[in-house]
Context: one part of a larger RNA
Molecule: large-subunit ribosomal RNA, domain I
Organism: Candidatus Altimarinota bacterium
């Protein structure tokens, strides 16, 4: 200086391990807010910080029910001081309280604070109430214009008082409506594609659809929505890159309804109320004959039964080895509608909590069941004389969008512009169009379930296992970076159990180490399981 051993450091993989996450099933439940929400700030226990709870009644009140001996959150132990069989603490139902900000709304504002008016009431400076803006309504009041007549009156109106009901703001995902990109691919780009994606706005709670102017083909279905299949098929397409259905089949879930009109009655009569009526093998309304049937809806009280929100009961093992400890090994023995897990000083059906099984609820909620009351829907035949079936609609022309279809032979819808029908011997569609033939009834609305997301509870895993698994197992959306929008970390493990090292000693000593004790073990010593590697040092051995 190298190389090797040995024992040390430093270092933190790697095993082992879980308090915490990830997907998934099943059941339940799914909006909050002006009765001030979400979401802060500030306070608040005897005692700093910080986390959780809470609200000047401030880790708490009150009431009802459980439980049954101890309590006075947690990191976190100590001390004071109190509570508690007159039932504390702790769980669960209702109720009180609930500063100041925040839509924040008296008025202003750089949130979290500052300045008010008016009623009321006392303890006279303090309590409580009221005073934002918007639509609607409803009661008042009332200008000009105008009207009528003539300097007077009427009536309407905006605008304003009051008073009522209502909205407003939040909200992860998802989910319908409007605007609506680019990057990218197309091995270039420009039609096309990313894509009607992201991304902003706006409603609702599940939205959306939805009870045929539907599909189909000579057979025939029967409102929508959601799976599988049809099918990467038919087709679309600088016929390139790429996009890409639909009927039929199978399953989930199943529900159907009310309006306008004609016709009648009233009435405050360009209109309103209330009877009738609501379809397509056409219907209804007139007009006739026949009947008073059956079925079933909602609200409101009870009444029973479940479920949900605390809990109750729960069977059955001993010795002896080896150990620091028995759950281990040995031997004998018992429960079992419980031999799911979890814990206990190693690996326990019979030691704990549990677990099958069995029971519970004053008091709030939800669901069915019965009953009462009260408010309603529901039917048939005949004639086809008349009347009535959604009009600036359906078509058309022309330019754009949406349909799987990029204007193409392009049917269907949807909107701008411009036209403009019938009216049941009527009217759409069946992918140009025309004839037959089939299917249907458009310009009016509503409607649970299957369904998505998301909470909670329980169960589950050929999910991780601390550089993994959420960003976050730990003071995590903290620390720290930024004006700011934001961006975002690292860090787990002594031991069964603090029994966490009393006294001495060395030392400048609140470092640090040597005894001494504790423990199985201290090379388990708080820089704590194991402790592997680059790396350092001491010895020793070889070379040089």
């Nucleotide at each position: 200086c190298g190389u090797a051993u040995a024992c040390a450091a430093c270092g933190a993989a790697u095993a082992c391990c879980u308090u915490g996450a990830c997907u998934g099933a099943u059941a339940u439940g799914u909006c909050c807010g002006a009765u001030g929400a979400a979401g802060g700030a500030c306070g608040u226990u005897a005692u700093a910080g910080g986390g959780u709870g809470c609200g000047a009644u401030a880790a708490g009140u009150c009431u009802c029910g459980g439980c049954g001996a101890g309590c006075u959150c947690c990191c976190a132990a100590a001390u004071a001081a109190g509570c508690u069989a007159u039932g504390a603490c702790c769980c669960g139902u209702g109720a009180a309280u609930u500063u100041c900000c925040g839509a924040a709304u008296g008025g202003a504002g750089a949130a979290a604070u500052c300045c008010a008016u008016c009623c009321c009431g006392c303890u006279u400076g303090c309590g409580g109430g009221a005073u934002a803006c918007c639509a609607u309504g409803a009661u008042c009041c009332c200008a000009a214009a105008u009207u009528c007549u003539u300097u007077g009156a009427u009536a309407c109106u905006a605008a304003g008082a009051u008073c009522a009901u209502g909205g407003a703001g939040g909200g992860a995902a998802g989910u319908c409506g409007g605007c609506g990109a680019a990057c990218u691919g197309a091995a270039a780009u420009a039609u096309c594609u990313c894509a009607g994606u992201a991304g902003c706005c706006g409603g609702a709670g599940a939205a959306a659809a939805g009870a045929a102017a539907u599909c189909a083909a000579u057979a025939g279905a029967g409102a929508u929505u959601c799976c599988c299949u049809u099918a990467g098929u038919a087709g679309u397409g600088a016929c390139g890159a790429g996009c890409g259905a639909a009927g039929a089949g199978g399953g989930a879930a199943g529900a159907g309804c009310c309006c306008a009109a004609a016709c009648c009655a009233c009435u405050u009569u360009u209109a309103g109320u209330g009877g009738g009526g609501u379809u397509g093998u056409a219907g209804g309304a007139c007009u006739c004959c026949a009947a008073u049937a059956u079925c079933u809806g909602g609200u409101u009280u009870a009444u029973u039964u479940a479920u949900a929100u605390a809990g109750a009961g729960g069977a059955a093992g001993g010795c002896g080895c080896u150990g620091g400890a028995a759950a281990g090994c040995g031997u004998u023995a018992c429960c079992a509608u419980a031999g799911a897990g979890g814990g206990u000083g190693a690996u326990a059906g019979u030691c704990c909590c549990g677990u099958a099984c069995u029971u519970g609820a004053a008091a709030u909620a939800u669901a069915a069941u019965u009953a009462a009351a009260u408010c309603g829907g529901u039917a048939g035949g005949a004639u086809g004389u008349u009347c009535c079936u959604g009009a600036g609609u359906a078509g058309g022309u022309u330019c754009g969008g949406a349909c799987a279809c990029g204007u193409g032979u392009a049917a269907u819808c949807c909107g701008g512009a411009u036209u403009g029908a019938a009216u049941c011997c009527g009217g759409g569609a069946g992918g140009a169009c025309c004839a037959c033939c089939u299917c249907c009834c458009a310009a009016g609305g509503c409607u649970a379930a299957a369904a998505a997301g998301c909470a909670u509870a329980u169960c589950a895993g050929a999910u991780c296992g601390a550089u993994a698994g959420u960003g976050a197992a730990c003071a995590a959306g903290u620390a720290c970076c930024g004006u700011g929008a934001g961006g975002g970390a690292a860090a787990g493990g002594u031991g069964a159990a603090a029994a966490g090292a009393a006294c001495c000693c060395c030392g400048g000593g609140a470092a640090g180490g040597g005894g001494a004790g504790u423990g199985a073990a201290a090379u388990a010593g708080a820089a704590c399981u194991u402790g592997a590697a680059a790396u350092u040092g001491u010895a020793u051995a070889c070379g040089u």